[in-house]
Context: one part of a larger RNA
RNA sequence: CCCGCAGUAAGACGGAAAGACCCCGUGAACCUUUACUGUAGUCUGAAAUUGGUCAGAGGUCUGUUUUGUGCAGCAUAGGUGGGAGGCGUUGAAGCGACCGCGCCAGCGGUUGUGGAGCCAUCGUUGAAAUACCACCCUGAACAUACUUUUGCUCUAACGACGAUUCCCAUGAAUCUGGGCGUCGGACAUUUUCAGUCGGGCAGUUUGACUGGGGCGGUCUCCUCCCAAAGAGUAACGGAGGAGUCCAAAGGUCGCCUCAGCCUGUUUGGCAAUCAGGCUUAGAGCGUAAUGGUAUAAGGCGGCUUGACUGCGAGACCUAUAAGUCGAGCAGAGACGAAAGUCGGGCAUAGUGAUCCGGUGGUUCCGAAUGGCAGGGCCAUCGCUCAUCAGAUAAAAGGUACUCCGGGGAUAACAGGCUUAUCGCUCCCGAGCGUCCACAGCGGCGGAGCGGUUUGGCACCUCGAUGUCGGCUCAUCGCAUCCUGGGGGUGGAGAAGCUCCCAAGGGUUUGGCUGUUCGCCAAUUAAAGCGGUACGUGAGCUGGGUUCAGACCGUCGUGAGACAGGUCGGUCCCUAUCUGCUGUGGG
Numbered sequence: 001c002c003c004g005c006a007g008u009a010a011g012a013c014g015g016a017a018a019g020a021c022c023c024c025g026u027g028a029a030c031c032u033u034u035a036c037u038g039u040a041g042u043c044u045g046a047a048a049u050u051g052g053u054c055a056g057a058g059g060u061c062u063g064u065u066u067u068g069u070g071c072a073g074c075a076u077a078g079g080u081g082g083g084a085g086g087c088g089u090u091g092a093a094g095c096g097a098c099c100g101c102g103c104c105a106g107c108g109g110u111u112g113u114g115g116a117g118c119c120a121u122c123g124u125u126g127a128a129a130u131a132c133c134a135c136c137c138u139g140a141a142c143a144u145a146c147u148u149u150u151g152c153u154c155u156a157a158c159g160a161c162g163a164u165u166c167c168c169a170u171g172a173a174u175c176u177g178g179g180c181g182u183c184g185g186a187c188a189u190u191u192u193c194a195g196u197c198g199g200g201c202a203g204u205u206u207g208a209c210u211g212g213g214g215c216g217g218u219c220u221c222c223u224c225c226c227a228a229a230g231a232g233u234a235a236c237g238g239a240g241g242a243g244u245c246c247a248a249a250g251g252u253c254g255c256c257u258c259a260g261c262c263u264g265u266u267u268g269g270c271a272a273u274c275a276g277g278c279u280u281a282g283a284g285c286g287u288a289a290u291g292g293u294a295u296a297a298g299g300c301g302g303c304u305u306g307a308c309u310g311c312g313a314g315a316c317c318u319a320u321a322a323g324u325c326g327a328g329c330a331g332a333g334a335c336g337a338a339a340g341u342c343g344g345g346c347a348u349a350g351u352g353a354u355c356c357g358g359u360g361g362u363u364c365c366g367a368a369u370g371g372c373a374g375g376g377c378c379a380u381c382g383c384u385c386a387u388c389a390g391a392u393a394a395a396a397g398g399u400a401c402u403c404c405g406g407g408g409a410u411a412a413c414a415g416g417c418u419u420a421u422c423g424c425u426c427c428c429g430a431g432c433g434u435c436c437a438c439a440g441c442g443g444c445g446g447a448g449c450g451g452u453u454u455g456g457c458a459c460c461u462c463g464a465u466g467u468c469g470g471c472u473c474a475u476c477g478c479a480u481c482c483u484g485g486g487g488g489u490g491g492a493g494a495a496g497c498u499c500c501c502a503a504g505g506g507u508u509u510g511g512c513u514g515u516u517c518g519c520c521a522a523u524u525a526a527a528g529c530g531g532u533a534c535g536u537g538a539g540c541u542g543g544g545u546u547c548a549g550a551c552c553g554u555c556g557u558g559a560g561a562c563a564g565g566u567c568g569g570u571c572c573c574u575a576u577c578u579g580c581u582g583u584g585g586g
Stems, first nucleotide, its partner, number of pairs: 001586008010578003014573002022407004027403002029399004035204005041197001043195006051154002054151007062143005068137001078136005085119003094113008158184005166179004207219003216236001220242006243388001244286001245345002250304007258282001260278005284293002287350001289348003308331004314325003320389001333342003356382007364375002414461001415459001416457003420454001422450006431441002468543001469541003473535001474532005481506003484501006508522005549567004553562003
């Protein structure tokens, strides 16, 4: 050097399973509810199935009979018209009894007796005789017809029952149909329609951005910085505003000049009003900021409505859609002597596409024609559609019972980068140390080193890199715990303190806790600090954490949730290669 054999499991980010954690998908499934929209079903009502006789209550039509005192007045005069007679042995007046009405005066009716009259026209009244007739009004009674409703009842619809055995259906049958009987009964049942309740059930929704996700915040528009002297320019960068207001705070014509400071003048002072001076603006301009502005855009007054109609050359901006400026022309005006100015406001925020619908107008269309209905066109109205280029008119949650597709585009472990934090060293020397900065300490600051903490970033790994602690086995560093050698000392000696060199060897056993750590007990020369995927699970364990079961507390209407607690809970791999140990052959 080559080839074996027996072992061991450190590595091959070993094998196994398109990660179950996390995120994403306008994915899924179950579950919940005061999410949305439905729906089975419940209840109620109407109609049908559904018929009869009564009684009560109500309404309407028709007919008959009646009913009606305000005062005056023989008296209880409904209205209008006709009208000089009408009624009466088919029984008048009067009298008795009863009924009804009643504003107790009377009116109407039935019956008995009675046996020939009674009432009008005449005077009082707005209106004249219920003397008589006709048509009507108010209220009432009766009758007929229709109808509503309530209650009792009937039976023939319809229903139920006949297992201490009703009858029939060729032949079992507790089924079905029929018969018979009993009970209920137009109710119930059933159908249709409407309303109500309705997670019982169903279909779905439950936004995005995001130094992982969630929680928080934000989402449209305006102003400034960032923004690198044209425009534009990002971030969960730094600051503020808007979702209007004004009939004058608009138009025009004319006039005026502010803030502040100094001096002076009764109350009056820093500051009220007044006078003089200085001052280009340090004021004001409805509202934020910026730009602008005194030759006004600021302040005051007069007259007014251009806060107009039809248009618009040409530009700015710009993916589109939008947004912005605009001379000039025509019409009819406002102000001004005129030239002229005026299509809102010093400018930049004060906002919402399309669909659908409303209102007014219109010389448009009008399904043979004439009209409509309806539509078009012009004007205008209805959205915190604020997730503001607006998915629907209409929508919240849970999943540890979970599932699928993906992602190292994105979190938790480990590694990497960084080193704020952390550990260690050094510089400076205020001060302490009786005196004396530096034996020993060292304020405020500064410079480094390390890569053991907590973080930041999200770079390999999500078609898997197993996670705390223990056991076993270790190996390295030195910023050294012991043992060794030294310097200084505020070292008398002893014991110490501090610094330098040094990694050869060593660095205990128990109690509690899953613990690392820590506390305690007893020893020891000492009971070091760290790295090694917080060394080591294809070496062991599985107490903790971190699935499915369950309990408590708290939160939640609930399904459920909780770096809250508690009991329980499957740890696979026969070693191919590298490495290492032992051994053999060539």
A computed fold for a 586-nucleotide part of an RNA from a Thermoguttaceae bacterium, annotated as large-subunit ribosomal RNA, domain V. Its Rfam family is "Bacterial large subunit ribosomal RNA". Its mean pLDDT, the model's own confidence on a scale to 100, is 83. The full RNA is in RNAcentral, with records from ENA.